[in-house]
RNA sequence: UGCUCAUCAAGAGUAGCGGAGGGACUGGCCCAUUGAUGCUACAGCAACCAUUCUCCGGAAGCGGUGCUAAUUCCAGCAGGAAACUGAAAGAUGAGGG
Numbered sequence: 001u002g003c004u005c006a007u008c009a010a011g012a013g014u015a016g017c018g019g020a021g022g023g024a025c026u027g028g029c030c031c032a033u034u035g036a037u038g039c040u041a042c043a044g045c046a047a048c049c050a051u052u053c054u055c056c057g058g059a060a061g062c063g064g065u066g067c068u069a070a071u072u073c074c075a076g077c078a079g080g081a082a083a084c085u086g087a088a089a090g091a092u093g094a095g096g097g
Stems, first nucleotide, its partner, number of pairs: 003095006013042005021031003025076004043068003047065003051059003072089001077086003
């Protein structure tokens, strides 16, 4: 990097550095010099694996990933009057090539 499967309505921020865009893409909307996005440290959450219990479900956070604005921020394609449903795309995990 591409493949298969599962999940995506819940959850969880402070400090330091730094200095202009950021929220994947397009449109909207929003965040941002009252300093965002990012990086580092610490803290936290608990989705998957692993662990564990009295195992339709819980617990713990010591382990491997992951995550800590907004439903994946909303829509995009198909159906529908709409609500909404399904898909696609994306993200994360597990597995295998």